[in-house]
RNA sequence: UAAAUAUUAUUGCUGAAUCUGAGUUUAAACUCAGAACGGGGGACUCUCAUUUUUGGGGUGAAUCACGCGGGUGCGUGUAGGGCUUACACCUUGUUGCCCGAAUCCGUCAGCUAACCUCGUAAGCAGAGAAAGGUGGCAAU
Numbered sequence: 001u002a003a004a005u006a007u008u009a010u011u012g013c014u015g016a017a018u019c020u021g022a023g024u025u026u027a028a029a030c031u032c033a034g035a036a037c038g039g040g041g042g043a044c045u046c047u048c049a050u051u052u053u054u055g056g057g058g059u060g061a062a063u064c065a066c067g068c069g070g071g072u073g074c075g076u077g078u079a080g081g082g083c084u085u086a087c088a089c090c091u092u093g094u095u096g097c098c099c100g101a102a103u104c105c106g107u108c109a110g111c112u113a114a115c116c117u118c119g120u121a122a123g124c125a126g127a128g129a130a131a132g133g134u135g136g137c138a139a140u
Stems, first nucleotide, its partner, number of pairs: 011125004018035006036120006046110001055108001056105004064077005080099004087135006094128002
């Protein structure tokens, strides 16, 4: 100097997945309550059409097409999604990189006020400049 592993702290990213208080505890984790954020169920009306084994539906950006393969799978694209200006957010626009999964319900659910109910995980480490705007903090 470089690489790998483990731990702690700080900063940052995807995501709803954060904060506060109390209990337990060496501490963390965990449990309870609240706030905040997010999801599901659920009338009239509307959908004058929709649905029903070709089952159907939900969370999610993650859908679809083609090809290879005996199969588990693999490849190329694609609807769609993410990454910067480091206090936060929005818009425009440019090129670069990445994702384009997984899983749940169990024959059943359109929208949906009141109402009912559930979750607050998991995984990571940064792209370079540019334009416009909104809000906040600090200092003078």